[in-house]
Context: one part of a larger RNA
RNA sequence: GACGAACGCUGGCGGCGUGCUUAACACAUGCAAGUCGAACGCUGAAGCCCAGCUUGCUGGGUGGAUGAGUGGCGAACGGGUGAGUAACACGUGAGUAACCUGCCCCCUUCUUUGGGAUAACGCCCGGAAACGGGUGCUAAUACUGGAUAUUCACUGAUCUUCGCAUGGGGGUUGGUGGAAAGGUUUUUUCUGGUGGGGGAUGGGCUCGCGGCCUAUCAGCUUGUUGGUGGGGUAGUGGCUUACCAAGGCUUUGACGGGUAGCCGGCCUGAGAGGGUGACCGGCCACAUUGGGACUGAGAUACGGCCCAGACUCCUACGGGAGGCAGCAGUGGGGAAUAUUGCACAAUGGGCGGAAGCCUGAUGCAGCAACGCCGCGUGCGGGAUGACGGCCUUCGGGUUGUAAACCGCUUUCGCCUGUGACGAAGCGUGAGUGACGGUAAUGGGUAAAGAAGCACCGGCUAACUACGUGCCAGCAGCCGCGGUGAUACGUAGGGUGCGAGCGUUGUCC
Numbered sequence: 001g002a003c004g005a006a007c008g009c010u011g012g013c014g015g016c017g018u019g020c021u022u023a024a025c026a027c028a029u030g031c032a033a034g035u036c037g038a039a040c041g042c043u044g045a046a047g048c049c050c051a052g053c054u055u056g057c058u059g060g061g062u063g064g065a066u067g068a069g070u071g072g073c074g075a076a077c078g079g080g081u082g083a084g085u086a087a088c089a090c091g092u093g094a095g096u097a098a099c100c101u102g103c104c105c106c107c108u109u110c111u112u113u114g115g116g117a118u119a120a121c122g123c124c125c126g127g128a129a130a131c132g133g134g135u136g137c138u139a140a141u142a143c144u145g146g147a148u149a150u151u152c153a154c155u156g157a158u159c160u161u162c163g164c165a166u167g168g169g170g171g172u173u174g175g176u177g178g179a180a181a182g183g184u185u186u187u188u189u190c191u192g193g194u195g196g197g198g199g200a201u202g203g204g205c206u207c208g209c210g211g212c213c214u215a216u217c218a219g220c221u222u223g224u225u226g227g228u229g230g231g232g233u234a235g236u237g238g239c240u241u242a243c244c245a246a247g248g249c250u251u252u253g254a255c256g257g258g259u260a261g262c263c264g265g266c267c268u269g270a271g272a273g274g275g276u277g278a279c280c281g282g283c284c285a286c287a288u289u290g291g292g293a294c295u296g297a298g299a300u301a302c303g304g305c306c307c308a309g310a311c312u313c314c315u316a317c318g319g320g321a322g323g324c325a326g327c328a329g330u331g332g333g334g335a336a337u338a339u340u341g342c343a344c345a346a347u348g349g350g351c352g353g354a355a356g357c358c359u360g361a362u363g364c365a366g367c368a369a370c371g372c373c374g375c376g377u378g379c380g381g382g383a384u385g386a387c388g389g390c391c392u393u394c395g396g397g398u399u400g401u402a403a404a405c406c407g408c409u410u411u412c413g414c415c416u417g418u419g420a421c422g423a424a425g426c427g428u429g430a431g432u433g434a435c436g437g438u439a440a441u442g443g444g445u446a447a448a449g450a451a452g453c454a455c456c457g458g459c460u461a462a463c464u465a466c467g468u469g470c471c472a473g474c475a476g477c478c479g480c481g482g483u484g485a486u487a488c489g490u491a492g493g494g495u496g497c498g499a500g501c502g503u504u505g506u507c508c
Stems, first nucleotide, its partner, number of pairs: 001507003005504005012375006018368002020333001025331003029328003034073003039070002042067001047062007080286003090210007099203002104199005110193002112146004121136006152177011182191002212258003219249003224246008261283004265276004288309005311322004339365001341364003347361001348359004378408004388399004412449001413445006422435001425432002452497005457478003463492005473480002
C1' cells in the first nucleotide's frame, strides 16, 4: 500500500460498487420454461339473435372464453457452483485435403398420388395412491406405401486442372438409392414444406509453445508402441476387435505422491519480479453418489429417462415420491456474509403472423460504514480573558474567542407544494413506468437534529498531576513498574486521523 475481511469503541446523509472465503452439509414453503387455435380432433362459458310458452325457463342458431390431449418449436440458452481435473483442461499460435452445424441470410428445384392407425373422448375394470388395463370411435404440418428429381449419396468408366504426402476442384457418361404439408385471407396475398449449392454463426478433432511442489517417488507401460483386416463415428485415430511385430516413455525428471479449476485480469513494485484468480468477461468441469443410454441440429441433459447406493417423505404394507452448487428462505458449521420484496416499464431470451404469454435472466427496491468517493455537524464578531476544571514558585499560567452574548446563513435533515428523463418504444386505437410521488425543483422551519477513536519513553507528532509500589499492569522492538513512573491506571492538557478510528489476519 492492498483486502469479498473479522473483532472493539463510535456512528448524520448521499452516489456507486460489494456481500457463505467455512459443510460440493441437509433442506420445509413459494416461484425460477414455456408457448402456438394461422398444424389437429374434442370440450364448449359469457354475450348476441330467433322461437315457444308454465314471464323466467326451455329449444335452436351464432359466438368463441376455458380445459386436457395429438402435433411443432423451445426446454443443450439463460442462471448456479469450483467438487473433480497437473490434462490439449486453459492461454496463445497454427492445421482440418479428416468433420458437423436447428433457427438466420443469398441462389436454385420441386411442392405429385394413395393408405392404415392412435391419443383425447365414450363404456367397462384394477389400485390406498402413484398410475394402469380392456374395448369402441376420430383428426392432422403425427405415421407410412408409390411417382418424379440434380451440382445429392453410393458405385463404375473417362477428360482436365491444381497441390503439401494421404489427395483436392471441375467436366462428360453409366448403374443403384433417396423428397415434400399444409395453413391463412373477402380477392390479392402472406407464411410454411422438400432436395441441392453458398454464406454466417456455433461447435468437434489434431498439433507447436507456455504456466505448481516433491527424488525421503527411478524406473514405468500389455491395447502398452507400431502394422494389416473387420467394426464404429459427423470425423482422424488402439476409439474398438482379431492377427502379426516388439516396441513406446524416462535424470531435458517418466511413473508415483501432494496441492490446484485455467485465463483476461487484480494487488504490490521504479522496474524486473512476487502474490492472487472475490466481483465483471472468456473457456472448462460438475448438478445427492456411481453407471447407462434415449430423443434431438446440438446433451456434463441442474428443475428429462433407466439402474444401483446412501438419505428423506407418504402408505390401506401390496407399493410409491424426492434431489436449492437457480431466486428468496430454514437448520447446521463458522470470527463472518443480506429480503421467503416489486416489475416485465426498459435490455435480452423462448414461442407466436400478431396481439400477447412466459422469463427469481434482467431492471429495481430492502438489509450491512463491507469498500471507494462526495457533503455536513455552522459562519462572522466577541476579553485588562467570566464560571468551573487542571497545574502552580500562590504572583499566576492554562483550557481560551473557547463559552455566554450580538449579527448572519440554511447545505443535509424535517414539513409542505410542483414533479420528471428513461417511451424517438409498443399498440389500429384507447392506452402503456416496477423504480416512484423517487430524482430534480418552489416555499417553510430553527443553529436548530448530527463526533468520535487511537496515541503522547525512543523509533514517532504529542507532558504534567494524582493513585499504585517488580503489585496491579503495559509491550511491535528496545524495554517500563521494587515510594518524586512524561512507559501501569485516572484526570487535565496535547498530537494524529475523522464518520470513522484502532486491533487481528493475509499478500507485496